[in-house]
RNA sequence: GUGACUGUAGUUCAAUGGUUAGAACCCUGGGUUGUGGUCCCAGUAAUGGGGGUUCGAGUCCCCUCAGUCACUCCA
Numbered sequence: 001g002u003g004a005c006u007g008u009a010g011u012u013c014a015a016u017g018g019u020u021a022g023a024a025c026c027c028u029g030g031g032u033u034g035u036g037g038u039c040c041c042a043g044u045a046a047u048g049g050g051g052g053u054u055c056g057a058g059u060c061c062c063c064u065c066a067g068u069c070a071c072u073c074c075a
Base pairs, nucleotide, nucleotide: 001071002070003069004068005067006066007065010025011024012023013022018055027043028042029041030040031039048064049063050062051061052060
């Protein structure tokens, strides 16, 4: 340089183009307990950036950024 794949909550993962993007762990508060753990209840928090298509985009298209993998040429 070329090509492919990936990017969503602090972490790991979901979401057929269609309601207010969902869950687990973590974290915060509460309950339970003599204390802690376990367990139970509640809560905070996210679509890498820009543009386009569409009535509607996490999803489709283009550019860009970051990461992973493969490959050609030159040295």